Glycine riboswitch aptamer from a marine sediment metagenome, 88 nucleotides, folded computationally. Rfam family: Glycine riboswitch aptamer. Rfam's curators write: This family represents the bacterial glycine riboswitch. RNAcentral holds the sequence, with entries from MGnify. The coordinates come from a structure-prediction model, not an experiment, and the mean pLDDT is 78. Of the family's consensus pairs, 84% are formed in the model.
């Protein structure tokens, strides 16, 4: 010192919606920052070499909204800051 794992801290966005029996569950509108899919510029391949040729690898906090999530609070949270073990 670089990258993951731990331990701490900070951390948004969208319903107090209806029906039901508190929690659930369903319906119907939402949000995007657990995960996930999905795209560009490039870069390689074929051969018939190209008015637009096929193919394949490729980011994201962009988009999608499977999946989590939608008063407050809890949890859960991309990222970021401190610490630690280990390894070079």
């Nucleotide at each position: 010192c670089a990258g993951a794992a731990c331990u701490c801290u900070g951390g948004a966005a969208a319903g107090u919606u209806u029906u039901u029996u508190a929690a659930u569950a369903a319906a119907c509108a939402c949000c995007g920052a657990a995960g996930g899919g999905g795209c560009a510029a490039u870069u390689u391949c074929c051969c018939a070499u190209g008015c637009u040729g096929g193919a394949a690898a490729a980011a994201a906090u962009c988009u999608c909204u499977c999946a989590g999530g939608u008063a407050a609070a809890a949890a859960a949270g991309a990222c970021a800051g401190a610490g630690u073990a280990g390894g070079a």